RNA sequence: GGCGAUGUAGCUCAGUUGGUUAGAGCAUCCGGCUCAUACUCGGAAGGUCGGGGGUUCGAAACCCUCCAUCGCUA
Numbered sequence: 001g002g003c004g005a006u007g008u009a010g011c012u013c014a015g016u017u018g019g020u021u022a023g024a025g026c027a028u029c030c031g032g033c034u035c036a037u038a039c040u041c042g043g044a045a046g047g048u049c050g051g052g053g054g055u056u057c058g059a060a061a062c063c064c065u066c067c068a069u070c071g072c073u074a
Base pairs, nucleotide, nucleotide: 001073002072003071004070005069006068007067010026011025012024013023019057028044029043030042031041032040050066051065052064053063054062
């Protein structure tokens, strides 16, 4: 240099053929239970969906481009 994959919450990841609110587990915080702690139960907070542009009534998803990481290849 060429080809491909991945990028969504602090971490690991879902998200079907473009549609009603962007979600789960762990972690964090608050509360319940307990003499207390752990376990466990309930709740809350946390997101420019990698950046920019485009298509569309509507984009995490489709198209273009750039960036980062990983793999294959020369």